[in-house]
Context: one part of a larger RNA
RNA sequence: UUGUGGUUAAAAAGCUCGUAGUUGAACCUUGGGCCUGGCUGGCCGGUCCCCCUCACCGGGUGCACUGGUCCGGCCGGGCCUUUCCCUCUGUGGAACCGCAUGCCCUUCACUGGGUGUGCCGGGGAAACAGGACUUUUACUUUGAAAAAAUUAGAGUGCUCCAGGCAGGCCUAUGCUCGAAUACAUUAGCAUGGAAUAAUGGAAUAGGACGUGUGGUUCUAUUUUGUUGGUUUCUAGGACCGCCGUAAUGAUUAAUAGGGACAGUCGGGGGCAUCAGUAUUCAAUUGUCAGAGGUGAAAUUCUUGGAUCUAUUGAAGACUAACUACUGCGAAAGCAUUUGCCAAGGAUGUUUUCAUUGAUAAGGAACGAAAGUUAGGGGAUCGAAGACGAUCAGAUACCGUCGUAGUCUUAACUAUAAACUAUGCCGACUAGGGAUCGGACGGUGUUUAUACUUGACCCGUUCGGCACCUUUCGAGAAAUCAAAGUGCUUGGGCUCCAGGGGGAGUAUGGUCGCAAGGCUGAAACUU
Numbered sequence: 001u002u003g004u005g006g007u008u009a010a011a012a013a014g015c016u017c018g019u020a021g022u023u024g025a026a027c028c029u030u031g032g033g034c035c036u037g038g039c040u041g042g043c044c045g046g047u048c049c050c051c052c053u054c055a056c057c058g059g060g061u062g063c064a065c066u067g068g069u070c071c072g073g074c075c076g077g078g079c080c081u082u083u084c085c086c087u088c089u090g091u092g093g094a095a096c097c098g099c100a101u102g103c104c105c106u107u108c109a110c111u112g113g114g115u116g117u118g119c120c121g122g123g124g125a126a127a128c129a130g131g132a133c134u135u136u137u138a139c140u141u142u143g144a145a146a147a148a149a150u151u152a153g154a155g156u157g158c159u160c161c162a163g164g165c166a167g168g169c170c171u172a173u174g175c176u177c178g179a180a181u182a183c184a185u186u187a188g189c190a191u192g193g194a195a196u197a198a199u200g201g202a203a204u205a206g207g208a209c210g211u212g213u214g215g216u217u218c219u220a221u222u223u224u225g226u227u228g229g230u231u232u233c234u235a236g237g238a239c240c241g242c243c244g245u246a247a248u249g250a251u252u253a254a255u256a257g258g259g260a261c262a263g264u265c266g267g268g269g270g271c272a273u274c275a276g277u278a279u280u281c282a283a284u285u286g287u288c289a290g291a292g293g294u295g296a297a298a299u300u301c302u303u304g305g306a307u308c309u310a311u312u313g314a315a316g317a318c319u320a321a322c323u324a325c326u327g328c329g330a331a332a333g334c335a336u337u338u339g340c341c342a343a344g345g346a347u348g349u350u351u352u353c354a355u356u357g358a359u360a361a362g363g364a365a366c367g368a369a370a371g372u373u374a375g376g377g378g379a380u381c382g383a384a385g386a387c388g389a390u391c392a393g394a395u396a397c398c399g400u401c402g403u404a405g406u407c408u409u410a411a412c413u414a415u416a417a418a419c420u421a422u423g424c425c426g427a428c429u430a431g432g433g434a435u436c437g438g439a440c441g442g443u444g445u446u447u448a449u450a451c452u453u454g455a456c457c458c459g460u461u462c463g464g465c466a467c468c469u470u471u472c473g474a475g476a477a478a479u480c481a482a483a484g485u486g487c488u489u490g491g492g493c494u495c496c497a498g499g500g501g502g503a504g505u506a507u508g509g510u511c512g513c514a515a516g517g518c519u520g521a522a523a524c525u526u
């Protein structure tokens, strides 16, 4: 792994990017025809044997012998159909074909069959040697090789058996059967196959061939009477021109992916700018004895005029109603106006590239709130703290104050019930009506009194957030169009869990200013 699970029972990393790794669209020789070999089934016979019968007929039998037919089935081999299966030089000769001829049978007949012999006949892969060259693997077949014991298993009356490798027989100065066989997976060797999966080739042709041709360069066998030297011819490598030959050489354009372009869309992001009411405070105004607050009270504020009213001003936060089973964003998250900046999805496209893809250890970016450091700012609310209540007690819930904080800048931190408690990519399986964004269509309505364009309305179609109804399906159920894709299970990739506690503790490592984060046990207990 075959073969568990991961919404809620243990368990999907908060989210995205991305390296190694793993995995990855389709396409290139198929299909016909002819000949032929082996095995095998049927059918039709003949010979042999058996039964029955006087006999014929008939029936049967069979690892018996043998012929035909194609009516098949299975496994091969060769040739042709545009179809190199390595090639060249030697050695070598096999099938097969042809010619001549002897014998036997046969025929009207050198007609046909069988069996021999001969040939300086034609004839290439059964083998060997030497060159020149060669896509490379995975996979699979067969073989060799691979200790024994063990395992499976054959034989064998250890009296049976576990076991052992013994044993059995005369006619015994001996004879004789055994001590099998299988399995033996990775790697390595040899061998047949060529489906599947990789890999390579010709794009600046430095490409392939050749009955060619011309140079450059290297090697030197033989022959020129002999030896030596040089050069040529000749033979063989290599390289470079020219010429010729060729259908000369670039696969599709994936309801895979990337890019360009077009009009859009959005509460996506950053910077600046603008607005709104509320709150608190301050100033001024008016009037007065209460006001706050609560279950009831009190702490608290008040003739130095509280609360309330009115007119202004300041500050710092926040962005109501519109606001929805609506939108955008990787997630965290995002809602006043306007401007600027870059980015993004979906849609459209008779645009372009052509496998560029998917998922992802290690690594990186972002990451609510709280918290930390240094500034700014401090209206509101408000961990700590103080007080008033309540209470058996209250270090709480309720109330009045109130520091840190809450806001912002610059840096850290890296965690949440970071939840859809549901990983990403791809395919398929079912019906419906809404809705958001784009595109297309309509003698549709309105602007309007024509088109253009808006806004509505009706369809179609891609892509979203969701919903409803049903199970053909799944599930322990709740429920789920995914949590489905069959009764026993394989589309690709990653992460995680293995009874409850001890424990996300100890220890070690590492990151952090710290708080702490990441990694992460065991004893013991049940």
Stems, first nucleotide, its partner, number of pairs: 004497003007478002012494001014366001016364002021359003025252002031081011042069006048062001049060003087131005096122002098119008136198003139193002142190002151182002155165002167176003208245003212242005218236003256356001257353003261348002264345002269341004275319002279315006286308001290301002327334002371412006381405001385401004423493003427485002430469003435464008444456003473480002499526003508519004
Small-subunit ribosomal RNA, central domain from Graphium pseudormiticum, 526 nucleotides, folded computationally. Its Rfam family is "Eukaryotic small subunit ribosomal RNA". Model confidence (mean pLDDT): 80 of 100.